[in-house]
Record summary
c-di-GMP-I riboswitch aptamer from Paenibacillus sp. YN15, 99 nucleotides, folded computationally.
């Protein structure tokens, strides 16, 4: 110098769960606590997966209005453009460092 996470060290993240005159249509995030775990639990939503359905599409039920051209509304379906990187993959950057 590599290889490597199984030894020792520094110091880093922080699940559930509690709160809040916080943001979000919701999934979910943000702050404070908290400590199950994390060698990339650092950042990139690039494929995949999962969670949501505001809008939209769609006209299958029900209302109501209208008055035979439809029109609002519920409610059922389908949709990511929302989430998730602490769901797996990729990409990219990086600490200590024995045996």
């Nucleotide at each position: 110098u590599a290889c490597g996470a199984u030894a020792a060290a520094u110091g880093g993240c922080a699940a559930a769960c509690u709160a809040u005159u916080c943001c979000g249509a919701a999934a979910g995030g943000a702050u404070a606590g908290g400590a199950c775990g994390c060698a990339a639990a650092g950042c990139c939503u690039a494929g995949g997966g999962u969670c949501u359905a505001c809008g939209g599409c769609a006209u299958c039920u029900c209302c109501a209005c209208a008055c035979c051209g439809g029109u609002g509304g519920a409610g059922c379906g389908c949709u990511a453009u929302g989430a998730u990187c602490g769901c797996c993959u990729g990409g990219u950057u990086g600490c200590c460092g024995a045996a």
The model forms 90% of the base pairs in the Rfam consensus.